[in-house]
RNA sequence: AUCCUAUAAAAGCAAACCCGGAGCAAUUCAGGGACGCAAAACCACGGGUCUCACGGGGACAGCCGGGCUGACGAA
Numbered sequence: 001a002u003c004c005u006a007u008a009a010a011a012g013c014a015a016a017c018c019c020g021g022a023g024c025a026a027u028u029c030a031g032g033g034a035c036g037c038a039a040a041a042c043c044a045c046g047g048g049u050c051u052c053a054c055g056g057g058g059a060c061a062g063c064c065g066g067g068c069u070g071a072c073g074a075a
Stems, first nucleotide, its partner, number of pairs: 004073001012037002017032002020029003035062001042067002045065003048060005
């Protein structure tokens, strides 16, 4: 350095649901809340699913694959 990831350590994120806002909608933002997550950080490149006012747009990264970056250190 790479692979790997433990009843180790230090952190982190935050499902469903509730409330307020944005959007035609899928969905999303903030607060509460934790089902879970070794990248559940980021990217819409490929597949997939969802949505629409459907020349075509939009959404989902916590659906799968891929790219890229980060923390620890037992075996």
The prediction has a mean pLDDT of 86.
A computed fold for a 75-nucleotide RNA from a Desulfuromonadales bacterium, annotated as c-di-GMP-I riboswitch aptamer.
Lineage of the source: Bacteria > Pseudomonadati > Thermodesulfobacteriota > Desulfuromonadia > Desulfuromonadales.